[in-house]
Context: one part of a larger RNA
Molecule: small-subunit ribosomal RNA, central domain
Organism: uncultured prokaryote
RNA sequence: UUGGGUUUAAAGGGUGCGUAGGCGGGCCUUUAAGUCAGUGGUGAAAUCCUGCAGCUUAACUGUAGAACUGCCAUUGAUACUGAAGGCCUUGAGUAUAGUUGAGGUAGGCGGAAUGUGUAAUGUAGCGGUGAAAUGCUUAGAUAUUACACAGAACACCGAUUGCGUAGGCAGCUUACUAAGCUAUAACUGACGCUGAUGCACGAAAGCGUGGGUAGCCAACAGGAUUAGAUCCCCUGGUAGUCCACGCCGUAAACGAUGAUCACUCGUUGUUGGCAAUACACCGUCAGCGACUAAGCGAAAGUGAUAAGUGAACCACCUGGGGAGUACGAUCGCAAGGUUGAAACUC
Numbered sequence: 001u002u003g004g005g006u007u008u009a010a011a012g013g014g015u016g017c018g019u020a021g022g023c024g025g026g027c028c029u030u031u032a033a034g035u036c037a038g039u040g041g042u043g044a045a046a047u048c049c050u051g052c053a054g055c056u057u058a059a060c061u062g063u064a065g066a067a068c069u070g071c072c073a074u075u076g077a078u079a080c081u082g083a084a085g086g087c088c089u090u091g092a093g094u095a096u097a098g099u100u101g102a103g104g105u106a107g108g109c110g111g112a113a114u115g116u117g118u119a120a121u122g123u124a125g126c127g128g129u130g131a132a133a134u135g136c137u138u139a140g141a142u143a144u145u146a147c148a149c150a151g152a153a154c155a156c157c158g159a160u161u162g163c164g165u166a167g168g169c170a171g172c173u174u175a176c177u178a179a180g181c182u183a184u185a186a187c188u189g190a191c192g193c194u195g196a197u198g199c200a201c202g203a204a205a206g207c208g209u210g211g212g213u214a215g216c217c218a219a220c221a222g223g224a225u226u227a228g229a230u231c232c233c234c235u236g237g238u239a240g241u242c243c244a245c246g247c248c249g250u251a252a253a254c255g256a257u258g259a260u261c262a263c264u265c266g267u268u269g270u271u272g273g274c275a276a277u278a279c280a281c282c283g284u285c286a287g288c289g290a291c292u293a294a295g296c297g298a299a300a301g302u303g304a305u306a307a308g309u310g311a312a313c314c315a316c317c318u319g320g321g322g323a324g325u326a327c328g329a330u331c332g333c334a335a336g337g338u339u340g341a342a343a344c345u346c
Stems, first nucleotide, its partner, number of pairs: 004317003007300002012314001014201004021194003025088007033081002035077008049065006091191001092188003095184006103177007110154001114150008125136002162169002206247006215241002220236004258313001260311004266291009295302002319346003328339004
């Protein structure tokens, strides 16, 4: 490389948009580039293969043929692909009318809890643990009550729920904004799918500048435990967690399952529409779940949300370690990220 693979054995890119490229619905006409057939030319010799012959045989050599799977020209064929033209509506999109939701951004508001402050009541403990101690407290704590302030998160509803491409999204409300679904079948008429490079988004932690800081809390300090305890437990506690702007670009970024299309036995629950409304609740479209037949699978399992049967596109894998390391390149303020070996060893 071919072949074979990628849920769990090595292997699906974190996600989207999209360039080149690859692939692409139905009908008709033309063309004849690909494709197929015929003919002509060329395809040096040697080599290779086959027949025959010559050295006693063989290697070797001679001779004849075949072959040289190619290229060029020409004459035809026209199913498929391409190209050109015309048409179509089922793919795709648009329109109109409904409808759904924690989709996004910005602003405003709310109550519970927590902490702090002030005032009051009140007196000796509180707190914490397996048990304690550090800690707080007669300068009046803990507890209870009232008022004020602050920051962060939104109990119940809440769900096997919903929305979003993924990351993710939950108090209420306003403004702006994006999307899906359904119905109609009105409009366009293949406008499609995928997508190397690229661009954008991308949890948490971390970084820069400026704010903020109630609670929690890496680091750190103290108390315990212990042979020791650089842990687990306790008392404190700074970065951080929060906000604005700018970086970082990684995660078990997981369904460990790339996106798209077509086809393939049933049962059941549920979300959003449509249709039908009584003599029963069945139909249909789009989701979210459970079980299961065939099939698939090493099995676990999966099973119309496929890991089944097919099509076409991208990404990735090729024994373990060395190693996601070294070197180089590139991005980054840094931390580091991306790309990514070999020696050696089993």